Small-subunit ribosomal RNA, 3' minor domain from a Candidatus Acetothermia bacterium, 132 nucleotides, folded computationally. It was read from a public genome assembly. Its mean pLDDT, the model's own confidence on a scale to 100, is 83. NCBI's taxonomy places the organism under Bacteria, Bacteria candidate phyla, Candidatus Bipolaricaulota.
[in-house]
Context: one part of a larger RNA
RNA sequence: CACCGCCCGUCACGCCAACCGAGUGGGGGGCACCUGAAGUCGUCCGUAGAGGGCGCCGAGGGUGUCCUUCAUGAGGGGGGCGAAGUCGUAACAAGGUAGCCGUACGGGAACGUGCGGCUGGAUCACCUCCUU
Numbered sequence: 001c002a003c004c005g006c007c008c009g010u011c012a013c014g015c016c017a018a019c020c021g022a023g024u025g026g027g028g029g030g031c032a033c034c035u036g037a038a039g040u041c042g043u044c045c046g047u048a049g050a051g052g053g054c055g056c057c058g059a060g061g062g063u064g065u066c067c068u069u070c071a072u073g074a075g076g077g078g079g080g081c082g083a084a085g086u087c088g089u090a091a092c093a094a095g096g097u098a099g100c101c102g103u104a105c106g107g108g109a110a111c112g113u114g115c116g117g118c119u120g121g122a123u124c125a126c127c128u129c130c131u132u
Base pairs, nucleotide, nucleotide: 003095005092008088009087011085013082014081015080016079019076020075023072024071025070026069027068028067029066030065031064032063033062034061035060039057041055042054043053044052045051098119099118100117101116102115103114104113105112106111
């Protein structure tokens, strides 16, 4: 490479990361309750000793509940990227209905329509101001 330009969204295909997710599996931890080995201690029986009873603490185990973390998960909705796919053509020149913002409704999609707002709108005419 300059309108045979640029460019938007849906859809299709491929790859990637992440999200939601009935859940499932595994770590770590908190709390409550149940149970409770060894052993110290207390107490009692025993003249004493040996031994024993009961109790406190107590490792561990169990039940329930909560927190946290990792993995996995039918399915779901979007996102990013990807020379030559599909549909249209929304925007860029008044882009062929000026555009954009907010909002509501509608629509395969870009979008359309209503209401309000902005000019960062072209064109024509006029007014005010500034510069030469």